[in-house]
RNA sequence: GGGCUCGUAGCUCAGCUGGAUAGAGCAGGUUCUUCGUAGGUCCCCGGUCGCAGGUUCGAAUCCUGCCGAGCCCA
Numbered sequence: 001g002g003g004c005u006c007g008u009a010g011c012u013c014a015g016c017u018g019g020a021u022a023g024a025g026c027a028g029g030u031u032c033u034u035c036g037u038a039g040g041u042c043c044c045c046g047g048u049c050g051c052a053g054g055u056u057c058g059a060a061u062c063c064u065g066c067c068g069a070g071c072c073c074a
Base pairs, nucleotide, nucleotide: 001073002072003071004070005069006068007067010026011025012024013023019057028044029043032040033039050066051065052064053063054062
């Protein structure tokens, strides 16, 4: 230098073919339960979907460039 894969919550990840208000588990906070702890239960909190553009009525999803991580080739 070229190619491929990946980037979504503090962490691990889902999101099928463009259309729901962007989700799950764990972690954190609380309610109930207990004499108390643990455990269970309930609710809450938490997101510029890597960044910037483009296409579209509509983009996490499609296209382009860039940034970062991993792998391969030279």